[in-house]
RNA sequence: UCCUUAUAAAGAGUGGUUGAGGGACGGGCCCUGUGAAGCCACGGCAACCUGCCUUGCGCAAGGUGCUAAAUCCUGCGGUUUUACCGAAAGAUAAGGU
Numbered sequence: 001u002c003c004u005u006a007u008a009a010a011g012a013g014u015g016g017u018u019g020a021g022g023g024a025c026g027g028g029c030c031c032u033g034u035g036a037a038g039c040c041a042c043g044g045c046a047a048c049c050u051g052c053c054u055u056g057c058g059c060a061a062g063g064u065g066c067u068a069a070a071u072c073c074u075g076c077g078g079u080u081u082u083a084c085c086g087a088a089a090g091a092u093a094a095g096g097u
Stems, first nucleotide, its partner, number of pairs: 002096006013042005021031003025075004043067003048063002050060003053056001071089001076086004
């Protein structure tokens, strides 16, 4: 890099540094000098892998991940069309390559 499988309306932020962008992409709609992204420190959430046992709606939290808004909404298809269902894409994990 690519492939497979699983998951998603739940949950969780402060400080320092710096200084203009950020929310994957297009369209929307938002966030942002009352400080974006990045980096650093210390927290937190969750429980995929992992560990443990009393084997279950179990406990722990070592490896990842995450910590504005439903994956922020939407994009393609369908239906009984203020909506719902499925797919795609992206994300994360585990395994493979």